[in-house]
Context: one part of a larger RNA
Molecule: large-subunit ribosomal RNA, domain VI
Organism: uncultured Thermoguttaceae bacterium
RNA sequence: CGCACGAGACUUGAGGAGGUUCUUCUUUAGUACGAGAGGAUUUAGAAGGACGCACCUCUGGUGUUCCAGUUGUCGCGCUAGCGGCACGGCUGGGUAGCUAUGUGCGGAAAGGAUAAACGCUGAAAGCAUAUAAGCGUGAAGCCCUCUCCAAGAUGAGGUCUCGUAAGAGCUUAAGCUCGAAAGCCCCCUGGAAGACUACCAGGUCGAUAGGUCGGAUGUGUACGCGCAGCAAUGCGCUUAGCUAACCGAUACUAACGGGCGAAUG
Numbered sequence: 001c002g003c004a005c006g007a008g009a010c011u012u013g014a015g016g017a018g019g020u021u022c023u024u025c026u027u028u029a030g031u032a033c034g035a036g037a038g039g040a041u042u043u044a045g046a047a048g049g050a051c052g053c054a055c056c057u058c059u060g061g062u063g064u065u066c067c068a069g070u071u072g073u074c075g076c077g078c079u080a081g082c083g084g085c086a087c088g089g090c091u092g093g094g095u096a097g098c099u100a101u102g103u104g105c106g107g108a109a110a111g112g113a114u115a116a117a118c119g120c121u122g123a124a125a126g127c128a129u130a131u132a133a134g135c136g137u138g139a140a141g142c143c144c145u146c147u148c149c150a151a152g153a154u155g156a157g158g159u160c161u162c163g164u165a166a167g168a169g170c171u172u173a174a175g176c177u178c179g180a181a182a183g184c185c186c187c188c189u190g191g192a193a194g195a196c197u198a199c200c201a202g203g204u205c206g207a208u209a210g211g212u213c214g215g216a217u218g219u220g221u222a223c224g225c226g227c228a229g230c231a232a233u234g235c236g237c238u239u240a241g242c243u244a245a246c247c248g249a250u251a252c253u254a255a256c257g258g259g260c261g262a263a264u265g
Base pairs, nucleotide, nucleotide: 001152005163006162007161008160009159010158011157015149016148017147018146021049022048023047024046025045026044033038051106052105053104054103055102059100060099061098062097066093067092068091069090070089071086072085073084074083075082076081111143112142117137118136119135120134167178168177169176170175183260184259185258186257187203188202189201190200191199208254209253210252211250212249213248214247215246218242219241224237225236226235227234228233
């Protein structure tokens, strides 16, 4: 820009892409077959590998924004308590998120037309013949079935809902300008969305983010004081203190403002 008014949703599926995998064990059965050695077709059941998709409850990893311990040195006048630097100084753990080696699920079943192959009826050719007319069975393969994309499929599809103004000014008319609906955009607050864009949640008629409060989780019993000990240290107040991204509540802070937009052809 188009899809012949302007919008918001939900869809159909022409067409396209992906997947449709492999092994072992048990049973049929040590049966059929075979002199024996050996050893099935088939049927039913079970387990697993690789691959794929999703997820983070569990098991782990990471987690330089959380907690604790600790070395050297410097600083806060000193002690105590903290902070800086040293690979996050080192070490032990660890929330959210992201993850695999973790967890869940998948390949199926059914249908249609067929290949090789096997048939029914049946003449030409009184017989025979699956074939000449006609009708069947039949594969991991083909078309569907399963998953995803998909109406720029210009052949531009379908359904539902919302708007229904047509007013004013100029003009002979055509037409032009203004106002203006549903709705949308810029902008702003953000996100399990993201390179940018897009998408999604919100913008005071508000819980979108931050803060605050409560909880969860993690760490592991803070500071200070008291007691015991010459002291290092231990015990008590104290399962304390602190606690990121998690779950809620709460307008305290920030979401201020601005624009576009239909009846023509």